[in-house]
RNA sequence: GCCCGAUAAAGCCAAACCUGUUGUAAAACAGGGUCGGAAAGCGGCGGGUCUUUAGAAAGAUGGCCGAGCUGCCGAA
Numbered sequence: 001g002c003c004c005g006a007u008a009a010a011g012c013c014a015a016a017c018c019u020g021u022u023g024u025a026a027a028a029c030a031g032g033g034u035c036g037g038a039a040a041g042c043g044g045c046g047g048g049u050c051u052u053u054a055g056a057a058a059g060a061u062g063g064c065c066g067a068g069c070u071g072c073c074g075a076a
Base pairs, nucleotide, nucleotide: 004074005073012037013036017032018031019030020029021028022027035063041069042068045066046065047064048061049060050059051058052057
């Protein structure tokens, strides 16, 4: 250094739910909350799921998976 990931240390994020705001909606944002997470950091590239639409199409989700980029710590 790489792989890997402790009942290690220091910190980090925050599901459901509640309140408020935005949006036709999926959902997002803010506050509370703490189920979980070693990338639950970043970006919709591929697949999946979901929403709107008669359809074409447009969107949501990175806390569904794969691949990509970046990153803290260091036992076996």
c-di-GMP-I riboswitch aptamer from a Deltaproteobacteria bacterium, 76 nucleotides, folded computationally. It matches the Rfam family "c-di-GMP-I riboswitch aptamer". About the family: GEMM was predicted in a large-scale screen for bacterial structured RNA regulatory elements. Genes associated with GEMM are involved in a diverse array of functions, including chemotaxis regulation, signal transduction, secretion and chitin. The sequence was found by an Rfam model in a public genome assembly. The prediction has a mean pLDDT of 85.